Predicted 3D model of a 327-nucleotide part of an RNA (large-subunit ribosomal RNA, domain IV) from Carboxylicivirga caseinilyticus. Its mean pLDDT, the model's own confidence on a scale to 100, is 88. Taxonomically the source falls in Carboxylicivirga (Bacteria, Pseudomonadati, Marinilabiliales, Marinilabiliaceae).
Context: one part of a larger RNA
RNA sequence: UCAUGGCUAAGGAACUAGGCAAAUUAGCCCCGUAACUUCGGGAGAAGGGGCGCCAUCAGCAAUGGUGGCCGCAGAGAAAUGGCCCAGGCGACUGUUUAUCAAAAACACAUGGCUUUGCAAAAUCGAAAGAUGAAGUAUAAGGCCUGACACCUGCCCGGUGCUGGAAGGUUAAGAGGAGGGGUUAGCUUCGGCGAAGCUCUGAAUUGAAGCCCCAGUAAACGGCGGCCGUAACUAUAACGGUCCUAAGGUAGCGAAAUUCCUUGUCGGGUAAGUUCCGACCUGCACGAAUGGUGCAACGAUCUGGGCACUGUCUCAGCCAUGAGCUCG
Numbered sequence: 001u002c003a004u005g006g007c008u009a010a011g012g013a014a015c016u017a018g019g020c021a022a023a024u025u026a027g028c029c030c031c032g033u034a035a036c037u038u039c040g041g042g043a044g045a046a047g048g049g050g051c052g053c054c055a056u057c058a059g060c061a062a063u064g065g066u067g068g069c070c071g072c073a074g075a076g077a078a079a080u081g082g083c084c085c086a087g088g089c090g091a092c093u094g095u096u097u098a099u100c101a102a103a104a105a106c107a108c109a110u111g112g113c114u115u116u117g118c119a120a121a122a123u124c125g126a127a128a129g130a131u132g133a134a135g136u137a138u139a140a141g142g143c144c145u146g147a148c149a150c151c152u153g154c155c156c157g158g159u160g161c162u163g164g165a166a167g168g169u170u171a172a173g174a175g176g177a178g179g180g181g182u183u184a185g186c187u188u189c190g191g192c193g194a195a196g197c198u199c200u201g202a203a204u205u206g207a208a209g210c211c212c213c214a215g216u217a218a219a220c221g222g223c224g225g226c227c228g229u230a231a232c233u234a235u236a237a238c239g240g241u242c243c244u245a246a247g248g249u250a251g252c253g254a255a256a257u258u259c260c261u262u263g264u265c266g267g268g269u270a271a272g273u274u275c276c277g278a279c280c281u282g283c284a285c286g287a288a289u290g291g292u293g294c295a296a297c298g299a300u301c302u303g304g305g306c307a308c309u310g311u312c313u314c315a316g317c318c319a320u321g322a323g324c325u326c327g
Stems, first nucleotide, its partner, number of pairs: 001322008010313002014311001019308001027051005036041001038147001052069007070074001082306007089298002094106002111144006122131003148293004153223003158220002160216005167211003173205002178200005185192002224242005251285001252282001263279005
């Protein structure tokens, strides 16, 4: 000097990104216990008191009453919750990056859409075959949402999916008009040219798909601009106009979302870029890519308080081990 353990005057978070670490609390009995709440909880809430030994009385005993005794200390050691307030997120128990992330991520019960009538759909396989399932739509697969409460608005123009079939387009195939090559023959000697073989090939016909017509958003997704207007001012319930498939409804809102921004006001502090409550000017919230709440829960995140402390003011001492010196 380092590591581990222990103690510390006065103060008590002034430390620090942050009470990280440490300390406090702790067992059993009795009393007592708030907001909120899904009436189960919250709750061991919080906050108080008691606890040893001896004698005696009651009692079968457990145990209790009375009196007394000792210590700094009676749950006499060890082990053994610190607590409260407020907010974000996720309902919850669970799961996860074996070896830097345990979470607000995943899952979940719930809700919805969709496919599938059984030799099911879906999946593996070249097939046989197998899973699904020794199941049968209260079932099975896919996708989304994520307890519960209140709800879930408008848009089908684009993309997707489903349905439709009149018309347009359209492949191979069918079809074979016509044309070319070859040559028996004919010839006015220029050519013409049957049959066969062969090369090519128009019309016509020809499915799905696409175009087309509808439906569908808890399918992928989307959900405006400008100008004017009220008897102070300001603002605009109101009006005009352009565009759109439709112009964001309820609710929430400087938010895990707000750039400007440490927005403004209020609270808490002596002092608060964080926090809480409001406002709404939402750069760029918004309704199962769910919206808003919410008791309980959380080795979650954020802010505050009480208690407590060597975290600190600011260090000191002790023990053990290492280091160091000698061997």